[in-house]
RNA sequence: GCCGGCGUAGCUCAAUGGCAGAGCAGCACUUUUGUAAAGUGACGGUUGCGGGUUCGAUUCCCUCCGCCGGCU
Numbered sequence: 001g002c003c004g005g006c007g008u009a010g011c012u013c014a015a016u017g018g019c020a021g022a023g024c025a026g027c028a029c030u031u032u033u034g035u036a037a038a039g040u041g042a043c044g045g046u047u048g049c050g051g052g053u054u055c056g057a058u059u060c061c062c063u064c065c066g067c068c069g070g071c072u
Base pairs, nucleotide, nucleotide: 001071002070003069004068005067006066007065010024011023012022013021018055027041028040029039030038048064050062051061052060
């Protein structure tokens, strides 16, 4: 330099055009003499940046950034 994949909550990952979710972690509560375990609840998001298409974009297209892999 060329090609491909990935980027979503603190972490691991879903969501293939129509309200952005789960598990774990953290927080509060219940339970216990207390802790752990268990249970319940709430919180937590510019979906990497910027544009385009569309009534509507995490999703489709383009540029850029970062990570990983392959070729040279």
The RNA shown here (transfer RNA) has 72 nucleotides and comes from a Candidatus Moraniibacteriota bacterium. NCBI's taxonomy places the organism under Bacteria, Bacteria candidate phyla, Candidatus Moraniibacteriota. It matches the Rfam family "tRNA". Rfam classes the family as a transfer RNA.